Notes
This is a predicted structure of a 73-nucleotide RNA (transfer RNA) from Paramuricea clavata. Lineage of the source: Eukaryota > Cnidaria > Octocorallia > Plexauridae > Paramuricea. Its mean pLDDT, the model's own confidence on a scale to 100, is 82. Rfam family: tRNA. The sequence is in RNAcentral, with records from ENA and Rfam.
């Protein structure tokens, strides 16, 4: 330098023939207990890597860029 994969909550990740994003762990609260833990109930937490384009509408399509990893030179 060329090509490929990936980037979504604090962490691990699901979700794309385009229609206002799901779960587990962690956190907080409640109930329980003599007290704690585990288990139970509930809540909060997301400009879906950045910018632009097409679209009535983008996590999803197109372009550029940034970052991680890989292959080749």
């Nucleotide at each position: 330098g060329a090509c490929c994969c990936c980037g979504u909550a604090g962490c691990u990740c699901a979700g794309u023939u385009g229609g206002u994003a799901a779960a587990g762990c962690a956190u907080u609260g409640g109930a329980c207990u003599g007290g704690c833990a585990a288990g139970c109930c509930a809540a909060a937490g997301g400009u879906c890597g950045u910018g632009g384009g097409a679209u009535c509408g983008a996590u999803u399509c197109c372009c550029a860029c940034c970052g991680u990893g890989g292959u080749c030179a």